This is a predicted structure of a 77-nucleotide RNA (c-di-GMP-I-GGC riboswitch aptamer). The coordinates come from a structure-prediction model, not an experiment, and the mean pLDDT is 77.
[in-house]
RNA sequence: GAAUAGAAGGGCACACCCGUCGCGAGACGGGGCCGCAAAGCCACGGGUCUCAGGUGGAGAUCGCCGGGCUACCGAAA
Numbered sequence: 001g002a003a004u005a006g007a008a009g010g011g012c013a014c015a016c017c018c019g020u021c022g023c024g025a026g027a028c029g030g031g032g033c034c035g036c037a038a039a040g041c042c043a044c045g046g047g048u049c050u051c052a053g054g055u056g057g058a059g060a061u062c063g064c065c066g067g068g069c070u071a072c073c074g075a076a077a
Stems, first nucleotide, its partner, number of pairs: 006073001011036002016031006034063001040069003044066003047061005
């Protein structure tokens, strides 16, 4: 220097509860701790969902999958 067990440190935070916002899907803050090695970021493709309504649309979800960008620590052999 490479590699990586997940051991240690640190990180994120499902359901649910409280508050606020939203018609809604949901979002944000606090608690929570199901899980996550990209559960970090981007709605680009697909999927799913919501609203409206007459097929033209507006939105939600990256913790559904794919893709793109970026990225922490680390022993022995």